[in-house]
Predicted 3D model of RNase P RNA and transfer RNA as a complex of 429 nucleotides. Rfam match: Bacterial RNase P class A. Rfam classes the family as a ribozyme. The prediction has a mean pLDDT of 75.
């Protein structure tokens, strides 16, 4: 100096004129709605998606059970009222590359994630393949019997070392052993069991003893374990104004608030001129306003435009300068988190290259 | 603003417990007819809206995005 990636911050500035919304003041006019002037104030990092949570409000002062939903490796720190939040470090797992040609594994480098439990139970695994869950004899290998001149063929049995199928075939390598084979036996590696021993704050790790290895995958399958969650949402909800009316017939011991169900709780009613429901025939309205509501703020509706100078980017030009562009987007009860969109600039770290010393 | 549902062939829709996607209409070719329609036979047509993840395997399960529709 160019470049790759990660992360954090910013998200054009100043001035003038015109215009719009809110508030305050002054003035004019009116029964009232209103108008004019002055001052002041007026979008974001995501205001978005509505994914998670909280405030707030109502339902019982929010209660019980079932059902349903959510979180889930460990430690520390941090904002806290909470959340699937943030930061740092660690553990095991896993992907790619390498040590390493192959198998089981181990180690190293760089990444990834929504990391409890498939020896509590149940389920699932298409196609291919002989066999897919406490398995399997298709080819092959070996033995015996029979046939044949032989090559070889047939039958019975043994065999999971080799081939083949598959995403996955019930540990790996080497040796012994055997008719051929096999944890059948042995060494090493791996695995399991042990409230063993050691270590760590913990997830866990190391080591020792025992077990030839008996139970491989899947829980973003049902499920189990631990913890958490009552439901609705500002069109929640509260108040005011305007209008009102009662009647007839039938059913009738329950009806309503209350949510997916049951209970509980509350309200109305229970021998009747009866709650409630259905029907008949009527009345009023086809609603309005205030609060909730904010140091932007609603009428689901303002927050803009032009010009000048400056900034940044691209093109043209020797230069002066000229032309064009400047993202994503836009509040609606408020707040925190997450996710998604985003031109350009800057900071830090990082990958690779080049130049100089 | 708040709360929900859906997206599969040109159109309307199925698709169960994840196993490799169908039906009707429409379309193309052929048969039938003197010819057309109807009928019959055969066939073509799919990024299951998009991106990522879980899994051996995703239309289906999970997360996100986009679009459409509905309710208050």
């Nucleotide at each position: 100096u160019c470049u790759u990636g990660a992360u954090c911050g910013c998200g054009g500035g100043c001035a003038a004129u015109c215009g719009c919304g809110g508030c305050a003041g002054a003035g004019a006019g009116u029964u009232a709605u209103u108008c004019u002037c002055u001052g002041u104030u007026g979008a974001g990092g995501a205001a978005a998606g509505u994914c998670c949570g909280g405030a707030c409000u109502g339902c019982a002062u929010a209660g019980a059970g079932c059902g349903g939903g959510g979180a889930g490796c460990c430690c520390u720190u941090u904002u806290g009222a909470a959340a699937a939040g943030a930061a740092g470090g660690g553990u095991g797992c896993u992907g790619u590359g390498g040590a390493c040609g192959a198998u089981a594994u181990u180690c190293c480098a760089c990444g990834g994630a929504a990391a409890g439990a498939c020896c509590a139970g149940u389920g699932c695994a298409a196609c291919a393949g002989a066999g897919a869950g406490c398995a399997g004899a298709c080819c092959g290998c070996c033995g015996c019997c029979g046939g044949g001149a032989a090559a070889c063929c047939g039958g019975c049995g043994g065999u999971a070392a080799g081939g083949g199928u598959g995403a996955a075939a019930g540990g790996g390598u080497g040796g012994g052993g055997u008719a051929a084979g096999a944890g059948c036996c042995c060494a090493c590696c791996g695995g399991g069991u042990g409230a063993g021993a050691g270590u760590g704050a913990g997830a866990g790790c190391u080591u020792c003893a025992c077990c030839g290895c008996a139970u491989g995958g899947u829980a973003a399958a049902c499920u189990c374990c631990u913890c958490c969650c009552g439901c609705a949402g500002c069109a929640a909800g509260a108040c005011c104004a305007a209008a009102u009316a009662g009647g007839g017939a039938g059913u009738g011991a329950g009806c309503c608030g209350u949510g997916g169900c049951u209970c509980g709780c509350g309200g109305c009613g229970u021998u009747a001129u009866a709650a409630a429901c259905u029907c008949c025939g009527g009345g009023u309205u086809c609603u309005g306003g205030u609060c909730g509501c904010a140091c932007a703020g609603a009428c689901a509706g303002a927050u803009g435009a032009u010009u000048g100078c400056c900034g940044c980017c691209g093109c043209c030009g020797c230069a002066a300068g000229g032309c064009g562009g400047u993202a994503c987007a836009g509040a609606a009860u408020c707040c925190g988190g997450c996710u998604u969109a985003c031109a350009g600039c800057g900071g830090u770290c990082u990958u690779g290259g080049u130049g100089u010393u | 603003g708040c709360c929900u549902a859906c997206a599969u062939a040109g159109c309307u829709c199925a698709g169960u417990c994840g196993g490799u996607a169908g039906a009707g209409c429409a379309c193309a070719u052929c048969c039938u007819u003197g010819g057309u329609a109807a009928g019959g036979a055969u066939g073509a047509g799919g990024u299951c809206u998009c991106c990522g993840g879980u899994u051996c395997a995703a239309g289906u399960c999970c997360g996100g995005a986009u679009g459409u529709a509905g309710g208050c």